This is a predicted structure of an 89-nucleotide RNA (c-di-GMP-I riboswitch aptamer) from a Paenibacillaceae bacterium. The prediction has a mean pLDDT of 91.

């Protein structure tokens, strides 16, 4: 340096859930609380998945419906980059 995560040590993050705000939504941020989690620590690079404001078509006199699509989201979906804590069956 790489590798593995068994055994320990010190710790480390927080699923749902509720309540407030943001957001068209998905979803995100804060408490408060653990379901778990050796990267559940960072990054939307590459798949998957959600969501459709805005944009197009299509019905509709209009109101509005209906599809399509990420430029939006998800790193606690899967990889791949990147940093790290202990140890060494």
């Nucleotide at each position: 340096u790489u590798g593995c995560g068994a055994u320990a040590a010190a710790g480390g993050c927080a699923a749902a859930a509720u309540u407030u705000c943001c957001g068209a939504a998905a979803g995100g941020a804060a408490a408060u609380g653990a379901c778990g989690c050796a990267a559940a620590g960072c990054c939307a690079u590459g798949g998957g998945u959600c969501u459709a404001c805005a944009g197009c078509u299509u019905c509709c006199a209009c109101c509005g419906a209906a599809g399509c699509c990420a430029g939006g989201a998800u790193u606690g979906c899967c990889a791949g980059g990147u940093u790290g804590c202990c140890g060494c069956c």